[in-house]
């Protein structure tokens, strides 16, 4: 310098172009002499970013940024 690949709550991950959802984790209640285990219930996201396409983009297109790995 060139190529693929990864970016989505804190964490680790889903999501045929059509309401962003699942585990753990926090938080609150049940239950207990108290915790834990179990249960029932919330809070928590500008989906890296910035721009196009579409009626409608995590998602398809370009451009950046950050990291892996490969080549040179």
């Nucleotide at each position: 310098g060139a190529g693929c690949g990864a970016u989505u709550g804190g964490c680790g991950c889903a999501a045929c172009g059509g309401c962003a959802g699942c585990g753990c984790g926090u938080c609150c209640g049940a239950c207990u002499c108290c915790a834990g285990a179990u249960c029932g219930g919330a809070a928590g996201g500008u989906u890296g970013c910035g721009a196009g396409u579409u009626c409608g983009a995590a998602u398809c297109u370009c451009g950046u940024a950050u990291c892996g790995c490969u080549c040179a």

The RNA shown here (transfer RNA) has 72 nucleotides and comes from Geranomyces variabilis. The RNAcentral record of the sequence draws on ENA. Model confidence (mean pLDDT): 83 of 100. The source organism's lineage runs through Eukaryota, Opisthokonta, Fungi, Powellomycetaceae and Geranomyces.